Notes:
The RNA shown here (SAM riboswitch aptamer (S box leader)) has 115 nucleotides and comes from a Deltaproteobacteria bacterium. It was read from a public genome assembly, where an Rfam model found it. NCBI's taxonomy places the organism under Bacteria, Pseudomonadati, Myxococcota, Myxococcia. Its Rfam family is "SAM riboswitch aptamer (S box leader)". Gene Ontology term of the family: regulation of gene expression. Rfam describes the family as follows. The SAM riboswitch is found upstream of a number of genes which code for proteins involved in methionine or cysteine biosynthesis in Gram-positive bacteria.
[in-house]
């Protein structure tokens, strides 16, 4: 790189360094010289793997619960910031590309596992 599952309405930031951009991408909309990104150092979140304990079980299997653990990732503005595409309710419109909301799917992020 690509595959396949599993979550994405919770949670958590300070100083240093840099010095203009960042927030996947389109269109919005947002954050940013009262300091963007990248990196360092410390803290903290969560709890995917792993790990301890317990249940259940012939079983050190499968399965469920706890529990932050000197373990492996991740993550700490805004729902994965929102939106697109298909669909479904209310509303508006003389008809609609209007408004609201509501579901699936695309794409993305993580995480396991696999090629």
């Nucleotide at each position: 790189a690509c595959c396949u599952u599993a979550u994405c309405c919770a949670g958590a930031g300070u100083g240093g360094u840099g010095g203009a951009g960042g927030g996947a991408g389109c269109g919005g909309c947002c954050c940013u010289u009262c300091g963007a990104a990248g990196c360092c150092a410390c803290a903290g979140c969560a709890a995917c793997c792993g790990g301890u304990u317990c249940c259940c079980g012939a079983a050190a299997a499968a399965g469920g619960a706890a529990c932050g653990c000197u373990g492996g990732u991740g993550c700490u503005a805004a729902u994965u910031c929102c939106u697109g595409c298909c669909u479904c309710c209310c509303g508006g419109u003389a008809a609609c590309u209007c408004g609201g909301g509501g579901g699936a799917a695309a794409a993305g992020a993580u995480a396991a596992g696999g090629u």